Model confidence (mean pLDDT): 78 of 100. A computed fold for a 151-nucleotide RNA from a Nocardioidaceae bacterium, annotated as c-di-AMP riboswitch aptamer (ydaO/yuaA leader). Of the family's consensus pairs, 92% are formed in the model. Lineage of the source: Bacteria > Bacillati > Actinomycetota > Propionibacteriales > Nocardioidaceae.

């Protein structure tokens, strides 16, 4: 000097998945104690998302089946070689020299997976449930309007 790996901060991105507390039981500063800070675990709140649930509207479809439903962008077509297929799409996302919503155009991506269990439209009141995973950070595509919070 490079080059793998570990392991903490930060800054970024998908995504509801953030943000205070109390409470145990430890660590760390302090001789001890208080007190500070921090880590496991149980719990609560708030925000944020999601599901059932009435009048009335709307609906057509179930009853040992072509079963229905729900989260999410993640659906649906066509193809022939029938495959972890191929080609497309509905619909998602990401990239701009302050920061955000939005618009154009340009480019690169995605287009999965799971759940209930014969049951469930719409839903006021009321009722329950989640708050998790994955990823990237020495290189920056071009414009444009508004606003620093509004519609």
């Nucleotide at each position: 000097a490079c080059u793998g790996c570990g392991c903490c901060c930060c800054c970024g991105c998908c995504g509801a998945a953030u943000c205070c507390g109390u409470g145990u039981c430890g660590g760390u500063a302090c001789a001890c104690a208080a007190u500070a800070c921090u880590g496991u675990c149980a719990c609560g709140g708030a925000g944020c998302c999601g599901g059932g649930g009435a009048c009335c509207c709307a609906u057509g479809g179930u009853u040992u089946c072509u079963g229905g439903g729900g989260u999410u962008a993640g659906u649906c077509a066509g193809c022939c070689u029938u495959g972890u297929g191929c080609u497309g799409u509905a619909g998602g996302g990401c990239a701009u020299c302050c920061c955000u919503u939005u618009u154009c155009c340009u480019g690169c991506c995605c287009g999965c997976a799971c759940c209930c269990g014969u049951c469930a439209g719409c839903u006021a009141a009321c009722c329950c449930g989640g708050u998790a995973g994955g990823c990237g950070g020495u290189c920056c595509g071009g414009a444009a309007c508004a606003g620093g919070a509004g519609c």